[in-house]
């Protein structure tokens, strides 16, 4: 510090996810030790049992228990035991009294402020502690304990009697106390213990002294109470709340101020700076995270608060409205004799329960603290320790060295090896930990040690006691094999898995961490993804439709004052702990201790005065006023005009009109349409008219008048900041719609009819009602858009245009300036597109708005509305994207340019018939397999009777028909003839000829045959979607790319586009491009002309010769086959840009613009074709899916299609005929001549391995005849007879002869080929091949027609445009319906919680009143009084009750939409002009 994920790729936006740290954690697997910490986050649920607060005899009366003493008695053991008495002593149960139980310990329910934090404040109290000043005199009456009697089951009492005090009460004393202006008045106390010389004594003591306690007052300290300010969660779908409420006066009350309380008076108080209400929550120091700012959190430790079963209330006290106190009510539990009682673990342990989950019913007061006490001491589940738990942090260990045959085993393998791996074993060492034995602390200052025989130290033996977990597709470090086969499964995101899975499971190997590792949950981070630091709003989410304006925010120039903000210095505070820095102590560390810094804060004081604020004064530039001009569809009202449409009336006139792509509905002989005149009505205002004007926006258009708003320019004076923005609010606000009343010509939702269509509830047509118009009132929304809030200032220009003003003149221009309105454009900005003085630039101020897509601008609630609806506005659930701009392609029923037998113009076909052949289908035991639009279908097959052959039936073989290797036996070989069985393979024989090679002479080696067991052979079995190779196709189309440079953030662009031109990205010019490569062209082959060379088997002009180039001779010619030449727009003219090029019945030339043909196929596309040519991975079969043989099948046949042949005839048939080719083939061959046969063919054999011989006859042609007919056309089919090949022509060959003589008279829709030696037509040859050709491949003969042209069809190229496509239009995609699941709204109601209003009830309690009953202290001689208590009454009040309201939640028949779900239905709405432009 980033990364993955939207796309074919890119940039940006934007969400989701990951890597980090953390934790009171839990779960899974695993687990050696120690130290330090931590340990019910859930049920503030219920609790058995034990313990957690007592102590003081130096306050007191005392003596139940224990111990001792004394006295007496008894027994005897004569110093012991027992008994009795005695509080005499140590002590002490219970009791009176004092102090403490308000601390310590627990928990976080409640509490959004009576709390907390920070900082201030004044009207208070404060036990114990402390400083000071004084006092402490003299009396009195009770009461518990105890005793007696008595009630009760118990708890607990009742009555009578006795008694003490530091318990209680008067009196005295009384101030620096309290009250009061003062005079004055009033108020206290307690003793106890130790010691002691005289003196006194009732022998207790007094008295003296010391200690301690007591009373009053003034201080201190500590603690507590109270007040103020600021800060301290969420919700406005909570906007109004409040009657003791706000204040005053006066009583009361409190420790104290105060509506704290009461009476009266006033009518206030709080609130958009968020009152009230609802939900949630203890607060803080801190903790976690983060660079920080922040965010989250409040376990442990520390401070504060609140609570103690739930609710209420007070008592005591210095302090409580009291966790282990009291009273009442309620719920629950327990005891009970049923009458009554008892209890409160949110103290420490522990139990049940809840839960994913959290420990021992331990030891000790040794230490540190606390309570009581003079003290000893007692108490202390505070605390200190121990136990349990890997819960966390820290430390240590599980050994170290050496060790290569790189052992064995495992795994992989290209079979060689590699890896595990110095790892192991082996050898040599060490002993942390653990074990055994021994010593043994500090913590304690004199004693006292739970921890604990602990920490630590020493010795001994011995590698001994000690390693797991997760991961290995990318992010993210780490790879292979096997299994599985969209199954099982994985997954944090993207995504893996459909037969070769580094992603599932296992194994081997590797990576990471390590006594832990992973998973899950929570928090922060990354996330600048709520943006203060530090974001945005034209198109990605986001500017209110527009204005006016309240609060608020912000605000011009100068001077003075002030000092609130601001800045600086000082002071106080900011608890400790924590964090940080430096030290120190545990062996280190964690941990602990010491010191410092820090605690960014708050308060206060002194100072500064630039800026902001406040106050005062001044100014004119912002703003406004005045005067003079100006333009304008600005607004409202009234009036008025013409054209047109329609209707009505009348005239003329006759058969149609209208409408459409084409029609029809419709109108018209009852007279339409057309035309002329007249009348009526309503609505809208042609031309002018303009990116012209006005208005805030919506919007505004004939003309005139009236009223009226705003703006601009020029000028002068005046006011003197009066300004800008603007939450809530108010007004305006297109169209449609609503209400009431008018109006209604045209247009026109709905509706009707006609068309179109598969349908057509649409598009088109004919009609047509609301509405559109007017008046008044609502509605309040629009893609209300510049998708751009308002205001101000600044920042290059150029060119238009509107309205002013000023200057110059040549009167029509020009210059300047202000205000508008447009185009282009620099800087700058932007993701890009683009914006650019009219900003989306640079700044300031204010407002509004956004935070992934869907759900949803929806539900609920509120407000508004007559309604329609508007406005405000969620959540559950679901997805990993949705969206923007630009790029490259592809596509378009987008555009432009261009090409092609693409169309057109022509010629000939196919489609109809018969046959051939291939395919589909069907059939079959099998009809082997493949190929399926073009680019499968006379294709693989250049040739299925057997073979081929892969298929079927049957019969055989099993190391095999074929290859390599091992062993054994045998023969040493090869070939012919033949018998038997059999369908044959095969098996069993017979017979004839021939008798292997090397040799180390060994049955040694090779070869052959047979046999055996294995390794293996074999497979036309599967996968062409695992592959190589080869091929088809776009397409012989002109394209496809690269280097460097440049442009762009980038994908990419440029080059390659543009202007011309070409068959061509061919060439030229231009140009931020310059070059280059693969393609094009050329180079290669054939044909066309010429030359040279060479003449046999070729040729023959000349000379001889012959039947014959036959021979002599010749090589001139033809020809053959080698090498060359030739053609290049080179020349001329025109045109073009002086180019490239084009044009020319130009010249020349055999050939002229690529001369004709062939070979040659760029980058790539189609998962195109082929595993059955071959090769090959994987899978499968192995007495069979291999091998052999016989027979059958591939040749089937209601049918359909493709490709061909032959025809339908006279451009022909038939007959005759001594015309003329080219290119090929030939020894298992071609075969002459001759002979036979009507013929196929046969017999015979000259020649020829070929320019020599041969196939071989070329056919169309020419001549004659037939005369339009199913024929002298046509030849299918069938009968008969032959020939040939072959082992064999039945299924199933070809040919010949005789006979037969089918369909067919030029072919529907549709469709194919061809542009010149081409089409058409005619024959010839070859491959395959024993035989079989209408197919294929080649060859020559004869030899046309047409092309105006590019509108259209098809295909292609280039440029451009749109795109929601990129698997790329065979694309994408919308909605209803049907099915399944999920969450949610409504819902008659029903259940529960919280809260509230009114009323009823009124425990305990304090307060007030009363107090006739009772009553020790004081007064009084007494009677009695004062005072007190019970009781009673009153208001207050908890629980409870009745009735009603509000709010939240659960369930709910039925119902609404929503979401999700590989292959459902119907259509095709959107994306291209998406086929009616889309959208609001």
């Nucleotide at each position: 510090a980033g990364a993955g994920u939207u796309u074919g790729a890119u940039c940006a936006u934007g969400g989701c996810u990951c890597a980090g740290a953390u934790u009171g954690a839990a779960c899974g697997c695993u687990g050696g030790c120690g130290g330090c910490a931590g340990g019910c986050c859930u049920a503030a649920c219920a609790c058995a049992u034990g313990c957690a607060a007592g102590u003081c005899g130096a306050a007191c009366g005392g003596u139940a228990a224990c111990a001792g003493g004394a006295a007496g008695a008894a027994g005897c053991u004569u110093g012991c035991u027992u008994c009795u008495u005695u509080g005499c002593u140590g002590a002490c149960g219970a009791g009176u009294g004092g102090c403490g139980g308000a601390c310590g310990g627990g928990u976080g329910a409640g509490u959004a402020a009576u709390g907390u934090c920070u900082g201030g404040g004044a009207a208070a109290c404060u036990g114990c502690c402390u400083g000071a000043u004084g006092g402490a005199g003299g009396g009195g009456g009770a009461u518990a304990a105890c005793u007696a009697c008595u009630g009760g089951a118990a708890a607990c009492g009742g009555u009578a009697g006795c008694u003490a005090a530091u318990a209680c009460c008067g009196c005295a004393u009384a101030a620096c106390g309290u009250c009061g202006c003062a005079a004055g008045a009033c108020c206290a106390a307690a003793g106890a213990g130790g010691g002691g010389g005289a003196c006194c004594u009732u022998c207790g003591g007094g008295c003296c002294u010391c200690u301690u306690g007591c009373c009053a007052u003034c201080g201190g300290a500590u603690g507590u109470g109270c007040c103020c300010a600021g800060a301290u969660g969420g919700g406005a779908u909570u906007a109004g709340c409040u009657a003791g409420u706000a204040g005053g006066u006066g009583g009361g009350g409190u420790a104290a101020c105060g509506g704290c309380u009461c009476a009266c008076c006033u009518a206030g108080g709080c609130g958009a700076c968020g009152a009230u209400c609802c939900c949630u929550a203890g607060c803080u120091g801190g903790u976690c995270u983060g660079a920080g700012a922040g965010g989250a959190u409040g376990a442990c430790c520390a401070g504060c608060c609140a609570c103690a079963c739930u609710g209420g209330a007070a008592c005591u006290g210095a302090g409580a409205c009291a966790c282990g106190g009291c009273c009442c009510a309620g719920a629950c539990u327990c005891c009970u004799a049923c009458g009554g009682g008892a209890g409160g673990c949110a103290g420490c342990a522990g139990u049940a329960g809840g839960g994913a989950a959290u420990a021992u019913u331990g030891g000790a007061c040794a230490a540190u603290g606390g309570g009581g006490g003079c003290a000893a001491c007692c108490c202390u589940g505070a605390u200190c320790c121990a136990g349990c738990c890997a819960u966390g942090c820290c430390g240590c260990g599980u050994g170290a060295g050496u060790g290569a045959u790189g052992a064995a085993g495992g795994c992989c393998u290209u079979a060689g090896g590699g890896u595990u791996g110095u790892a192991a074993a082996g050898c040599u060492c060490u002993u942390u930990u653990g074990u055994g034995c021994g010593g043994g602390a500090a913590g304690a200052u004199a004693a006292u040690g739970a921890c604990g025989g602990u920490a630590c130290c020493g010795c001994a033996a011995g590698a001994a006691u000690a390693a797991g977990c997760c991961c290995c597709g990318g992010c993210u470090a780490a790879c292979u094999u096997c299994g599985u086969g969209c199954c099982a499964g994985c997954a944090g995101c993207c995504g893996c898995g459909g037969u070769a899975a580094u992603a599932c499971g296992a194994a081997g190997g590797g990576g990471g961490c390590u006594a832990g590792c992973g998973u899950u949950g929570c928090u922060c981070g990354g996330a600048a993804u709520c943006a203060c630091u530090g974001g945005g709003c034209g198109u990605a989410a986001a500017g209110c439709g527009c204005a006016c304006g309240u609060a608020g925010g912000c605000g011009g120039a100068c001077u003075c004052u002030u000092a609130a903000g601001u800045c600086g210095g000082g002071g106080g505070u900011g608890a400790a702990a924590u964090c940080c820095u430096g030290g120190a102590g545990c062996u280190c560390a964690a941990c602990u201790c010491c010191a410092g810094a820090a605690c960014u804060g708050c308060c206060u004081u002194c100072g500064a005065u630039a800026c902001u604020g406040a106050g005062a004064g001044u100014c004119u530039u912002g703003a406004g006023u005045u005067c003079g001009g100006g333009a304008g569809a600005g607004g409202u009202g009234a009036g008025u005009g013409g054209a047109a449409c329609u209707g009505c009336g009348a005239g003329u006139g006759u058969a149609g009109a209208g409408g459409u792509g084409a029609a029809a509905u419709u109108c018209g002989u009852a007279g339409a349409u057309a035309u002329u005149c007249g009348c009526a009505a309503g609505a809208a205002c042609a031309c002018c008219a303009g990116u012209g004007g006005c208005g805030a926006a919506g919007g505004c258009g004939g003309c005139u008048c009236a009223c009226u708003g705003g703006c601009c320019c020029g000028a002068u004076a005046c006011u003197g900041a009066c300004g800008c923005u603007g939450a809530u609010g108010u007004g305006c606000g297109a169209a449609a719609g609503c209400g009431u009343g008018g109006g209604g010509a045209g247009c026109a939702a709905a509706c009707a009819g006609g068309a179109u269509u598969a349908g057509a509830u649409a598009c088109c047509c004919u009609g047509g009602u609301a509405g559109u118009c007017c008046a008044c009132g609502c509605c309040g929304u629009a893609a209300a858009c510049g998708a751009u809030g308002a205001a101000u200032g600044c920042u290059a220009g150029c060119c238009g245009u509107u309205g002013g003003u000023g200057g110059g003149u040549u009167u029509a221009c020009u210059c300047a300036u202000c205000a508008g309105u447009g185009g282009c454009g620099c800087a700058g900005c932007u993701a890009a597109c683009g914006c650019u003085u009219u900003a989306a630039g640079c700044a300031u101020u204010c407002c509004g708005c956004c935070u992934g897509g869907g759900g949803a601008g929806u539900a609920c609630g509120g407000u508004c509305g007559c309604a329609a609806g508007a406005u405000u506005a969620a959540a559950a659930c679901u997805c990993a994207a949705a969206g923007g701009a630009a790029u490259u392609g592809a596509c378009g029923g987008g555009g432009g340019c261009c090409c092609g037998c693409a169309c057109a113009a022509g010629c000939g076909g196919u489609g109809g018939a018969g046959c051939a052949u291939g395919u589909g289908g069907u059939u079959u035991a099998a009809u082997u397999c493949g190929a399926c639009g073009c680019a499968a279908c006379g294709c693989g097959c250049a040739g299925a009777a057997c073979c081929u052959u892969a298929c079927c039936a049957g019969c055989c073989c099993u190391u095999g028909a074929c290859a390599u290797g091992u062993c054994c036996c045998g023969u040493a070989u090869g070939g012919g003839u033949u018998u038997c069985a059999g369908a044959g393979a095969u098996g069993a024989g017979a017979u004839c000829c021939u008798u292997c090679a090397g040799u180390u002479c060994g049955g040694c080696u090779g070869g052959c045959g047979g046999g055996a067991a294995c390794a293996c052979a074999g497979g036309u079995g599967c996968u062409g979607c695992a592959u190589g190779g080869c091929u088809g196709u776009c397409g012989u189309c002109a394209g496809c790319u690269c280097g460097u440079g440049u442009c762009g953030u980038g994908a990419g662009a440029u080059g390659u586009u543009g202007g011309g031109u070409u068959a061509a990205g061919u060439c030229c010019c231009g140009c931020a491009a310059c070059g280059a490569g693969c393609g094009c062209a050329a180079c290669c082959c054939c044909c066309g002309c010429c030359u040279u060379u060479a003449g046999u088997u070729g040729c023959c002009a000349u000379c001889a010769u012959u039947u014959a180039g036959u021979u002599g001779g010749g090589c001139a010619c033809u020809c053959u086959a080698a090498a060359g030449g030739g053609a290049c727009u080179g020349c001329c003219g025109g045109u073009g840009a002086u180019a490239a090029g084009c044009c020319g019945c130009g010249a020349g030339g055999a050939a002229g613009g690529u001369g004709g043909g062939g070979a040659u196929g760029a980058c790539g596309u189609c998962a195109a074709g082929u595993c059955c040519u071959c090769a090959u991975g994987g899978c499968c079969c192995u007495u069979a899916c291999g091998g052999g043989c016989u027979g059958g099948g591939c040749u089937a046949c209601a049918c359909a299609c493709g490709u061909g042949c032959u025809a339908c005839a006279a451009u022909g048939g038939c007959g005759g005929u001594g015309a003329c080719a080219g290119a090929g083939g030939g020894a298992u061959g071609c075969a002459a001549a001759g002979g036979g046969g009507c013929g196929a063919c046969c017999c015979u054999u000259c020649g020829c391995a070929a320019a020599u011989c041969u196939c071989a006859a070329a056919a169309a042609g020419c001549c004659g005849u037939c005369u339009c007919a199913g024929u002298u056309c046509g030849g299918a089919u069938u009968g008969g007879g032959c020939u040939c090949u072959g082992c064999a022509a039945c299924u199933c060959g070809a040919g010949c002869c005789c006979a037969u003589g089918a369909a067919g008279u030029u072919g529907g829709a549709a469709u194919c080929g061809c542009u010149a030696g081409u089409a058409a037509u005619c024959g010839c040859a070859g491959a395959u091949c024993a035989g079989c050709a209408c197919g294929c491949u080649g060859c020559g003969g004869u030899g046309a027609a047409u092309a105006c042209g590019u509108u259209c069809c098809c295909g292609g190229g280039c440029c451009u445009u749109g795109u929601a496509c990129a698997c790329a239009c065979c694309g994408c995609c919308c909605g209803u319906c049907a099915c399944a699941c999920c969450a949610u709204g409504g819902g008659a109601g029903u259940u529960g919680g919280c809260u509230u209003u009114a009323c009823c009830u009124g425990a305990a309690g304090a307060c007030g009143g009363u107090g006739c009953g009772c009553u020790a202290a004081c007064c009084g001689c007494a009677a009695g009084g004062a005072g007190g208590c019970a009781g009673c009454c009153g208001g207050c009040c908890a629980c409870g009750g009745u009735a009603g309201g509000g709010u939240c939640a659960g369930c709910g028949a039925c119902u609404g939409g929503g979401g999700u779900g590989a292959a459902g239905u119907c259509g095709u709405a959107a994306c291209a002009a998406g086929g009616u432009a889309a959208c609001c």
This is a predicted structure of a 1480-nucleotide RNA (small-subunit ribosomal RNA) from an uncultured bacterium. RNAcentral holds the sequence, with entries from ENA. Its Rfam family is "Bacterial small subunit ribosomal RNA".